[in-house]
């Protein structure tokens, strides 16, 4: 400095053609145990990395910008 790919829940990730976000583990509660784990039910947690633009509607497209992998010189 020039290409590419990545950034979505605490964590590891899905998210088809643009229609209003989910799963698995953790966490909390309940059931069950003399008790603790398990095993079952069930609760919560999201500015979708920031900022703008298209659109009737953006996690999805478009640009900027910040991290972070990988090549090139």
């Nucleotide at each position: 400095g020039c290409c590419u790919c990545c950034u979505u829940a605490g964590c590891u990730c899905a998210g088809u053609u643009g229609g209003u976000a989910g799963a698995g583990c953790a966490a909390c509660g309940g059931u069950c145990u003399u008790g603790u784990a398990a095993a079952c039910c069930g609760u919560a947690g999201g500015u979708c990395g920031c900022g703008a633009g298209u659109u009737c509607g953006a996690g999805u497209c478009u640009c900027g910008c910040a991290g972070g992998g990988g090549g090139c010189u």
Molecule: transfer RNA
Organism: Nanchangia anserum